[in-house]
Context: one part of a larger RNA
RNA sequence: UUGGGCGUAAAGAGCGUGUAGGUGGAUUGUUAAGCGAGAUGUGAAAACCGGGGGCUCAACCCGCGGCUUGCAUCCCGAACUGGCAGUCUGGAGUUUGGUAGAGGAGUGUGGAACUCCCAGUGUAGCGGUGGAAUGCGCAGAUAUUGGGAAGAACACCAGUGGCGAAGGCGGCACUCUGGGCCAUAACUGACACUGAGACGCGAAAGCGUGGGGAGCAAACAGGAUUAGAUACCCUGGUAGUCCACGCCGUAAACGAUGGGCACUAGGUGUGGGGAGUUUAUACUUUCCGUGCCGCAGCUAACGCAUUAAGUGCCCCGCCUGGGGAGUACGGCCGCAAGGCUAAAACUC
Numbered sequence: 001u002u003g004g005g006c007g008u009a010a011a012g013a014g015c016g017u018g019u020a021g022g023u024g025g026a027u028u029g030u031u032a033a034g035c036g037a038g039a040u041g042u043g044a045a046a047a048c049c050g051g052g053g054g055c056u057c058a059a060c061c062c063g064c065g066g067c068u069u070g071c072a073u074c075c076c077g078a079a080c081u082g083g084c085a086g087u088c089u090g091g092a093g094u095u096u097g098g099u100a101g102a103g104g105a106g107u108g109u110g111g112a113a114c115u116c117c118c119a120g121u122g123u124a125g126c127g128g129u130g131g132a133a134u135g136c137g138c139a140g141a142u143a144u145u146g147g148g149a150a151g152a153a154c155a156c157c158a159g160u161g162g163c164g165a166a167g168g169c170g171g172c173a174c175u176c177u178g179g180g181c182c183a184u185a186a187c188u189g190a191c192a193c194u195g196a197g198a199c200g201c202g203a204a205a206g207c208g209u210g211g212g213g214a215g216c217a218a219a220c221a222g223g224a225u226u227a228g229a230u231a232c233c234c235u236g237g238u239a240g241u242c243c244a245c246g247c248c249g250u251a252a253a254c255g256a257u258g259g260g261c262a263c264u265a266g267g268u269g270u271g272g273g274g275a276g277u278u279u280a281u282a283c284u285u286u287c288c289g290u291g292c293c294g295c296a297g298c299u300a301a302c303g304c305a306u307u308a309a310g311u312g313c314c315c316c317g318c319c320u321g322g323g324g325a326g327u328a329c330g331g332c333c334g335c336a337a338g339g340c341u342a343a344a345a346c347u348c
Base pairs, nucleotide, nucleotide: 003320004319005318006317007302008301012316014201015200016199017198021194022193023192025088026087027086028085029084030083031082033081034080035077036076038074039073040072041071042070048066049065050064052062053061054060091191092188093187094186095185096183097182098181099180103177104176105175106174107173108172109171110154115149116148117147118146119145120144121143125136126135162169163168206247207246208245209244210243211242215241216240220236221235222234223233258315259314260313261312262311263310266293267292268291269290270289271288272287273286274285275284276283277282297304298303321348322347323346330341331340332339333338
């Protein structure tokens, strides 16, 4: 609870697609539901309000008017909202021509490095630390050379660079495929915005089945450190990390900032496209993106500031003192872990 809010105080759903609903461009005609004006009826009395009267006053009582903000019917109006019919092109979309990109899926392939195996050279150490030790090594390690195997990740390029709705995406090539931006006319003619439910996507970890397993590494073991050391450091090391398929559905899923449209000084970088002047560079201008600085304005301050947290409109989500508690119970979902929804007693 008709209030005020949501960057950091409580509060923007992790993100999208979209149903109902809400909202919706310009113009003509019409309608009259909303809306406005009038009339009639009704809106009990008491109460209440105004002025008047009666008890010597008052309380109280009596009478008159108002009020009763409403409802119904009739008639009128047509600016605005809505309905109906028509027209339009500025919103939105389609076509055409270009264009940038780690956007997505699949297949193939490359080099460096690590590890392991085989062989050669070679000898006593190596490794590790603050210092050590555990560990490895004369059954020949470390180092070095040649060959082989396997898995995972892609140095430089690399950039407050790019792409994507978000999560996220980085060697190279090919196949399939989504979206964006710019230019130009032509076309459709409001087809739009938002979006309760719903549906889909959704890092890491985790789960199921089957593979794979180089490096790294929860758990675990040992060595140190320490008063202790279930840690930090060291030596090992299993799940896992990888692949396929299926679940899970969470996060500081953050810009801690929902989406859309319009308006409101500038300056300076950078990515993509166009136009003009010049064409060696460059300059001017325009559209889209991404940063920094900064005016007005806003803000409790910090700060934000044409990528708004400014000024307005539309739609959705959410908050309402701290703890109890994102818990219990119930329901739904999940194989489980658990997730979603979500209190109260009590207490300060």